[in-house]
RNA sequence: GGUUGCAGUCGCCAAACCUGCUGUAAAGCAGGGACGGAAAAUCACGGAUCCUUUUCUACAGCAAAACCGGAUUGCGCAG
Repeated sequence: GGUUGCAGUCGCCAAACCUGCUGUAAAGCAGGGACGGAAAAUCACGGAUCCUUUUCUACAGCAAAACCGGAUUGCGCAG
């Protein structure tokens, strides 16, 4: 340096839900909270999903990385 394994350093992140604010909405932010996570760090590239507009189709825009796949980077211990 590479690779494999492990909730694994007693450190990190944080679902649902609740409160407040923003937003047409999706959802986001902050606080609480803890289902879980060895990448729950980052990326909207592909698929699925969600929202907006539209008579319909198509196109476009938006959200989500904790839906799946993919990409980049990375910690501890052991083999």
The RNA shown here (c-di-GMP-I riboswitch aptamer) has 79 nucleotides and comes from Thalassomonas actiniarum. The sequence is in RNAcentral, with records from Rfam and Ribocentre. The prediction has a mean pLDDT of 76. The model forms 94% of the base pairs in the Rfam consensus.